Context: one part of a larger RNA
RNA sequence: UGACGGGGGCCCGCACAAGCAGUGGAGUAUGUGGUUUAAUUCGAAGCAACGCGAAGAACCUUACCUGGGUUUGAAAUCCCAUGAACCUGGCUGAAAGGCUGGGGUGCCCUUCGGGGAGCAUGGAGACAGGUGCUGCAUGGCUGUCGUCAGCUCGUGUCGUGAGAUGUUCGGUUAAGUCCGGCAACGAGCGCAACCCUUGUCCCUAGUUGCCAGCGUAAAGUCGGGAACUCUAGGGAGACUGCCGAUGUAAAAUCGGAGGAAGGUGGGGACGACGUCAAGUCAUCAUGGCCCCUACGUCCAGGGCCACACACGUACUACAAUGGCCGAUACAAAGGGCUGCAAUACCGCGAGGUGGAGCGAAUCUCAAAAAAUCGGCCUCAGUUCAGAUAGGAGUCUGCAACUCGACUCCUUGAAGUCGGAAUUGCUAGUAAUCGCAGAUCAGCAUGCUGCGGUGAAUACGUUCCCGGGCCUUGUACA
Repeated sequence: UGACGGGGGCCCGCACAAGCAGUGGAGUAUGUGGUUUAAUUCGAAGCAACGCGAAGAACCUUACCUGGGUUUGAAAUCCCAUGAACCUGGCUGAAAGGCUGGGGUGCCCUUCGGGGAGCAUGGAGACAGGUGCUGCAUGGCUGUCGUCAGCUCGUGUCGUGAGAUGUUCGGUUAAGUCCGGCAACGAGCGCAACCCUUGUCCCUAGUUGCCAGCGUAAAGUCGGGAACUCUAGGGAGACUGCCGAUGUAAAAUCGGAGGAAGGUGGGGACGACGUCAAGUCAUCAUGGCCCCUACGUCCAGGGCCACACACGUACUACAAUGGCCGAUACAAAGGGCUGCAAUACCGCGAGGUGGAGCGAAUCUCAAAAAAUCGGCCUCAGUUCAGAUAGGAGUCUGCAACUCGACUCCUUGAAGUCGGAAUUGCUAGUAAUCGCAGAUCAGCAUGCUGCGGUGAAUACGUUCCCGGGCCUUGUACA
């Protein structure tokens, strides 16, 4: 100087407390461990691995296994020889591949001998290739402490020196934020602000969007209108600016006015010096090592989907604040040409036929759902719950056996609110309800967004956990 203490002081955080909803029990989905297997490819490991890499394993992907092939190789550069490239048959094979035919002769230069570009086949070797090893050789990227308020430097001063001071102290703040004081005076990286979005108003602009008044009327459908909504460009607005109190005539705090908004208005992006030899050699790049008729490469089939069991994360429930049937409202944000697909017709349905319109404020996916109104059920393993199973189908795709999603009929399991323990959340939040998108031929209970309905509680900081500052002890570095 640090680190540590079941030392002290001050302070903060959904850390506790106060509340609400869960997890832990059930079934299923998914990831992991374990076991099994020819293979169940690899990585991730307390927090910070475990719906993680994977924004989507039937083939492909695929890295694994079995079997069948191949060796200048699937793709690259260089050399030689032959042939234009290319198109199209047959046999064999699971395919890859192997064997064997047919057609066909272009472009540029030319002394018509040939040469060149390009492509294909064959050959020789230089080389290729490796998701083989090392993340403890590395770059890059990322997680974490932590959006915590810290981390440092120059000059000066003090100390033999390591170092100290500044950065401590008194207030204050979300903040090393600001003020006052001070052997310090300044400065840098962080904080804040500048950026995006949302909340109010004004201006500009009215089509595909809007419709107050006028006409039309089934319909903003049309005439028309430019007010309103909205769209998207510009601007205004919030600064402790004003008033009072407290305070050191400070910083600031408390209360108030005005205001759409008040003291960082809400949300996001943004992550200091560093820590964990944290993660990644399987995104990529890369040193070293290793393989070179195989640890490379092509193909078919299988596996990654196994199942006594254990754990994590979710979904669905156990019901009456509910289930079922009928009627009837109200979103936002997105996607669409190998695409989204309306009206119509067929089918109980998944879906099919067909195709208007739309590269989309125009057409379309599209029905929002919970909610509301009316009816039935009356506390039961039920008109709860839907696993499992039998049958019949639809769609995608070369192909749904291993191993897809969905529909219909039948079947109807566990489950009556969950031990010890444990998680999230402070407001448009939790809880609850649906919608969209990426990936994608097909496949979502996952992920990323969007809106609808919409709470309870916080006395307080003694205690648990994590963190910041000062101080103290130390046989630790």